A computed fold for a 74-nucleotide RNA from an uncultured Clostridia bacterium, annotated as transfer RNA.
[in-house]
RNA sequence: GUUCCAGUAGCUCAGCAGGAUAGAGCAGCGGUUUCCUAAACCGAAGACCGGAGGUUCAAAUCCUCUCUGGAACA
Numbered sequence: 001g002u003u004c005c006a007g008u009a010g011c012u013c014a015g016c017a018g019g020a021u022a023g024a025g026c027a028g029c030g031g032u033u034u035c036c037u038a039a040a041c042c043g044a045a046g047a048c049c050g051g052a053g054g055u056u057c058a059a060a061u062c063c064u065c066u067c068u069g070g071a072a073c074a
Stems, first nucleotide, its partner, number of pairs: 001073007010026004019057001029043004050066005
């Protein structure tokens, strides 16, 4: 330098042939239970999807540019 992969909640991930309030587990918070803790169970909260622009009635999803990390080739 070229090509490819990944980036979504504090962490690990799903959702990606466009469609309605973007989900799960763990962690944290509140509660039940217990003499207390842990475990178990219940509940609520938390991300507008790396950034910018474009296409579209509608974009996490498609297109372009760009940033970060990784891989292959040179």
Model confidence (mean pLDDT): 83 of 100.